[in-house]
RNA sequence: GCGGUGUAGCUCAGGGGUAGAGCGGCGCUCUCAUAAGGCGUAUGUCGGAGGUUCAAUUCCUCCCACCGCC
Repeated sequence: GCGGUGUAGCUCAGGGGUAGAGCGGCGCUCUCAUAAGGCGUAUGUCGGAGGUUCAAUUCCUCCCACCGCC
C1' cells in the first nucleotide's frame, strides 16, 4: 500500500423499510434421579464518527481492532 472480517454469551445469516437461526442461558414439564426430549421465555448502543436518503445493520467517506497478501 491492497484485500477481507467486525451483528445476541458463542458460531453465523440478513446488503435500504425499524434484526433472525443454531448452540447456549432461565422457568416449567417428563424421570426414582441425571442426561436427552417437550413447552415457554429473555436476548442486541449491528466496532466508532460523519455523509446520502422520507428511512441506514445495509450505500459512501474517515477512523479503530483482527486476519491475509505485497

This is a predicted structure of a 70-nucleotide RNA (transfer RNA) from a marine eukaryotic metagenome. The coordinates come from a structure-prediction model, not an experiment, and the mean pLDDT is 82. The RNAcentral record of the sequence draws on MGnify. Rfam family: tRNA. It is annotated as a transfer RNA. About the family: Transfer RNA (tRNA) molecules are approximately 80 nucleotides in length. Its family is annotated with triplet codon-amino acid adaptor activity in the Gene Ontology.